[in-house]
Molecule: Bacterial RNase P class A
Organism: Acidobacteriota bacterium
RNA sequence: GGAGUCGGCUGGGUAAUCGCGGUUCCUUAAGGGGACCGAGGAAAGUCUGAACUCCACAGGGCAGUGUGCCUGGUAACACCAGGGAGGGGCGACCCUACGGAAAGUGCCACAGAAAACACACCGCCCCUGUUUUAACGCGGGGGUAAGGGUGAAAAGGUGCGGUAAGAGCGCACCGCGCAACUGGUAACAGUUGUGGCAGGGCAAACCCCACAUGGAGCAAGGUCAAAUAGAAAGGCGCUCCCGCAAGGGAGAUUAGGACGGCCCGUCCGAUGCCUUCGGGUAGACCGCUAGAUCCCGGGAGUAAUCCAGGGACCAGAUGAAUGAUUACCGUUUCCGCUCGCGCGGAAAUACAGAAUUCGGCUUACAGGCUGGCUCCGGCA
Numbered sequence: 001g002g003a004g005u006c007g008g009c010u011g012g013g014u015a016a017u018c019g020c021g022g023u024u025c026c027u028u029a030a031g032g033g034g035a036c037c038g039a040g041g042a043a044a045g046u047c048u049g050a051a052c053u054c055c056a057c058a059g060g061g062c063a064g065u066g067u068g069c070c071u072g073g074u075a076a077c078a079c080c081a082g083g084g085a086g087g088g089g090c091g092a093c094c095c096u097a098c099g100g101a102a103a104g105u106g107c108c109a110c111a112g113a114a115a116a117c118a119c120a121c122c123g124c125c126c127c128u129g130u131u132u133u134a135a136c137g138c139g140g141g142g143g144u145a146a147g148g149g150u151g152a153a154a155a156g157g158u159g160c161g162g163u164a165a166g167a168g169c170g171c172a173c174c175g176c177g178c179a180a181c182u183g184g185u186a187a188c189a190g191u192u193g194u195g196g197c198a199g200g201g202c203a204a205a206c207c208c209c210a211c212a213u214g215g216a217g218c219a220a221g222g223u224c225a226a227a228u229a230g231a232a233a234g235g236c237g238c239u240c241c242c243g244c245a246a247g248g249g250a251g252a253u254u255a256g257g258a259c260g261g262c263c264c265g266u267c268c269g270a271u272g273c274c275u276u277c278g279g280g281u282a283g284a285c286c287g288c289u290a291g292a293u294c295c296c297g298g299g300a301g302u303a304a305u306c307c308a309g310g311g312a313c314c315a316g317a318u319g320a321a322u323g324a325u326u327a328c329c330g331u332u333u334c335c336g337c338u339c340g341c342g343c344g345g346a347a348a349u350a351c352a353g354a355a356u357u358c359g360g361c362u363u364a365c366a367g368g369c370u371g372g373c374u375c376c377g378g379c380a
Base pairs, nucleotide, nucleotide: 001376002375003374004373005372006371007370008369009368010367012329013328014327015326016325017324018323020038021037022036023035024034025033026032040351044362045361047360048359049358050357051356052217053216054215055214059264060263061262062261064213065212066211067210068209069083070082071081072080073079084098085096086095087094088093099208100207104206105205106202107201108200121148122147123144124143125142126141127140128139129138130137156174157173158172159171160170161169175197176195177194178193179192180191181190182189183188221286222285223284224283230277232276233275234274235273236272238251239250240249241248242247256268257267258266259265293312294311295310296309298307299306300305330349331348332347333346334345335344336343337342
């Protein structure tokens, strides 16, 4: 100097004028005036975990759904941190839908003899007939899966021995299974021994295993006010006592209802319940922002994060405020000029807008500043 990789911060500034929303203070008959605050790193996606609210007094099981290496972190998580294994890269680093294929079922197109009980296409060897001393060719019988071919993948790989020819048939090393020991909290790694050894892939196929899991959601939910029409239709529907009746009391939980699906269970429950039809209201307030909040430095920890201390209050709108105009400056790109410093002109100035809140993940982002590490080249 170049190329790469992993991060951090920022993403316009100043002034003036006018206009909005909230809180608070002063003042007024009503008006009005002052001070302070007022969109994000993603507010987006609605993917995910919760807080909170209601069902509801709140349980068990099955099904369903979700997650899937280990250990930590966290309110919790499918998230984060650190490790392990596999894979990519010269490397810094990056990726993983990462439990189980010896429980079972299923699939692997085409090609190929054959894609799993693995039926042998070309081959190799032995016996025999033609057929003679033979050879070649052709036919029959037996053996074989080492060589060739097909394919992503074909009875584990390489080598030696052995055989009629071959084959883990035997042996050595590697691979694989099992066991013990060592290190590590663990996932795992290493060493030693043993066994010729279950021939592959796919579970982002069904399935098995482990763990987790109620539902709905701020349009949740609550308060106040107002208005109206139920003389509608159909169905279901307890017992006892007192009483002439109306009605009253006691018991029970019948009809029916609630709890995402089903079962058990629990609760409510009678002039009540279910279904259909018809009518009225759509207003105001709360929820609504002091929080698993933010900042500072100290300690512990590899880190994620946690602990104690000090400080701060930073939008709460409701058809939806947080803005508009002007001037100057900044940044970037291009053009022209200058020996150079630099000057002049033109254009552009990212993604994008709170609506209950918080933790994550994912996606979008013109430009600017900056840190660590790796590789290549050059100079000293």